[in-house]
Molecule: c-di-GMP-I-GGC riboswitch aptamer
Organism: Nitrospirota bacterium
């Protein structure tokens, strides 16, 4: 720096159930684990999802994907 072990030590937690907020989309609390080496941050860009008759417009997704920042461990090449 690349990579990511049948490694050690931690961590996040998806469906689902629930209770609060929200027209929704989706949020936070608890419980539960499919998963995950950035499943850490931040809506910058794209994509999708809601409001909106359309549209402007607003808004959700960072566990959809790219970039940006930041970061444990450390074998084997």
């Nucleotide at each position: 720096c690349u990579c990511g072990a049948u490694a050690a030590a931690g961590c996040c937690a998806a469906a689902c159930c629930u209770u609060u907020c929200g027209u929704a989309a989706g949020a936070a609390g608890g419980g539960g684990a499919c998963g995950g080496a950035a499943a850490g941050c931040g809506g910058c860009g794209g994509g999708u999802c809601u409001u909106g008759u359309c549209a402007a417009a607003a808004g959700a997704u960072g566990g959809c994907c790219g970039a940006g920042c930041u970061g444990c461990c450390g074998a084997a090449g």